RNAcentral holds the full RNA, with entries from SILVA. Predicted 3D model of a 331-nucleotide part of an RNA (large-subunit ribosomal RNA, domain IV) from a wastewater metagenome. The coordinates come from a structure-prediction model, not an experiment, and the mean pLDDT is 87. Its Rfam family is "Bacterial large subunit ribosomal RNA".
Context: one part of a larger RNA
RNA sequence: CCGUGGCUAAGGAACUAGGCAAAAUGGUCUCGUAACUUCGGGAGAAGAGACUCCCCUCGUGAGAGGGGACGCAGUGAAGAGGCCCAGGCGACUGUUUAACAAAAACACAGGACUCUGCAAAAUCGUAAGAUGAAGUAUAGGGUCUGACACCUGCCCGGUGCUGGAAGGUUAAGGAAGGGGGUUAGUGCGUAAGUGCGAAGCUCUUAACUGAAGCCCCAGUAAACGGCGGCCGUAACUAUAACGGUCCUAAGGUAGCGAAAUUCCUUGUCGGGUAAGUUCCGACCUGCACGAAUGGUGUAACGAUCUGGGCGCUGUCUCAGCCACGAGCUCG
Numbered sequence: 001c002c003g004u005g006g007c008u009a010a011g012g013a014a015c016u017a018g019g020c021a022a023a024a025u026g027g028u029c030u031c032g033u034a035a036c037u038u039c040g041g042g043a044g045a046a047g048a049g050a051c052u053c054c055c056c057u058c059g060u061g062a063g064a065g066g067g068g069a070c071g072c073a074g075u076g077a078a079g080a081g082g083c084c085c086a087g088g089c090g091a092c093u094g095u096u097u098a099a100c101a102a103a104a105a106c107a108c109a110g111g112a113c114u115c116u117g118c119a120a121a122a123u124c125g126u127a128a129g130a131u132g133a134a135g136u137a138u139a140g141g142g143u144c145u146g147a148c149a150c151c152u153g154c155c156c157g158g159u160g161c162u163g164g165a166a167g168g169u170u171a172a173g174g175a176a177g178g179g180g181g182u183u184a185g186u187g188c189g190u191a192a193g194u195g196c197g198a199a200g201c202u203c204u205u206a207a208c209u210g211a212a213g214c215c216c217c218a219g220u221a222a223a224c225g226g227c228g229g230c231c232g233u234a235a236c237u238a239u240a241a242c243g244g245u246c247c248u249a250a251g252g253u254a255g256c257g258a259a260a261u262u263c264c265u266u267g268u269c270g271g272g273u274a275a276g277u278u279c280c281g282a283c284c285u286g287c288a289c290g291a292a293u294g295g296u297g298u299a300a301c302g303a304u305c306u307g308g309g310c311g312c313u314g315u316c317u318c319a320g321c322c323a324c325g326a327g328c329u330c331g
Base pairs, nucleotide, nucleotide: 002325003324004323005322006321007320008319010317011316014315019312027051028050029049030048031047036041038147052069053068054067055066056065057064058063070074082310083309084308085307086306087305088304089302090301094106095105110145111144112143113142114141115140116139122131123130124129148297149296150295151294153227154226155225158224159223160220161219162218163217164216167215168214169213173209174208177205178204179203180202181201182200185196186195187194188193228246229245230244231243232242255289256286267283268282269281270280271279
């Protein structure tokens, strides 16, 4: 000097990002126990008292009541919840990054949409075949949401999906017709040669015909998604129930709101503190909340996150002492 333990005057979170760590609480019995609540809980809420030994009475007994005794101390050592208030998130028990993250992430019961009539859809496989399922729409697959309560507004213009078939476009294929090549034959020429050229074969072009798809027409948002601007106006001022105008598929409803979302911002007001960028309650000017990419609440629950309080303490004021171990120095 370090590590691990033990103790500490007075104070008691002044420490610190933060009570991290430590201390404290702790068993059994009796009494007592709030808000809130889904009436189950909350709850071991909180809080208070008792606990040893001897005698007597009662009791079959465990033990209970009464009287007395001792100690600083009676669950006499050890082991054995700290508690309360408020808020965010997630309903809950559960699951997870084996070895830096346990959570507000995942899952969940419940809700909804959608596909699937059975040789099902879906999935694996080239196939045979298998799973689905020895199941049959109260079943099975996919997607989203995530207990419960109250709810879930408007937009189908775009994208997607479903349906429709009149018209437009349109592939392979079919194909009238046209053009070229070849040549039996034939014209001209003494010849060499040259012109024309049927059928067949062949190359090429092509009117027309020709499905789905796309264009088109509808439906559909718990499909992907989206949900305005400017100007004026009331008998103080301010504000604008009201009016005008432009644009849109439609212009954000209920609820919530400086929020896990608010830039300006430590917004403003109130509470808590002597003093509060955090916290709680409001306001609404929502840079840039908002309704199953769910909205708002919510008892219970949480090794969750945030703020406050009581108790408690070497966290601190501010250090000291002791034990053991390591290092170092000396021998």